Annotation: SAM riboswitch aptamer (S box leader) from Abyssicoccus albus, 96 nucleotides, folded computationally.

RNA sequence: AAAUUAUCCAGAGCGGUGGAGGGACUGGCCCGAUGAAACCCAGCAACCUAUUCAAUUAGGUGCUAAAUCCUGCAGGUAAAUCCUGAGAGAUAAUAC
Numbered sequence: 001a002a003a004u005u006a007u008c009c010a011g012a013g014c015g016g017u018g019g020a021g022g023g024a025c026u027g028g029c030c031c032g033a034u035g036a037a038a039c040c041c042a043g044c045a046a047c048c049u050a051u052u053c054a055a056u057u058a059g060g061u062g063c064u065a066a067a068u069c070c071u072g073c074a075g076g077u078a079a080a081u082c083c084u085g086a087g088a089g090a091u092a093a094u095a096c
Base pairs, nucleotide, nucleotide: 003094004093005092006091007090008089013041015040016039017038021031022030023029025072027070028069042064043063044062046061047060048059049058050057068088073085074084075083076082
């Protein structure tokens, strides 16, 4: 790197530094100098490990606008209207 399994309609700053972008991609639609990304602190709590072994606590990643913001392929439907399932993506763990 690719693969497998599980989860993705919940939860989380009025902070500091920083300066213009960002929401994976397509098409939309949004967020942003009433300050984007990124870093620090703070917070949330998904997975794994250790411990307690009833709780709990600690560690390793992760996450902290909008349902993974919606959509993109298939089926149903008058209809990107709604529903279901894939695909794609994200996170964790595993083995080679």

The coordinates come from a structure-prediction model, not an experiment, and the mean pLDDT is 81.
NCBI's taxonomy places the organism under Bacteria, Bacilli, Caryophanales, Abyssicoccaceae, Abyssicoccus.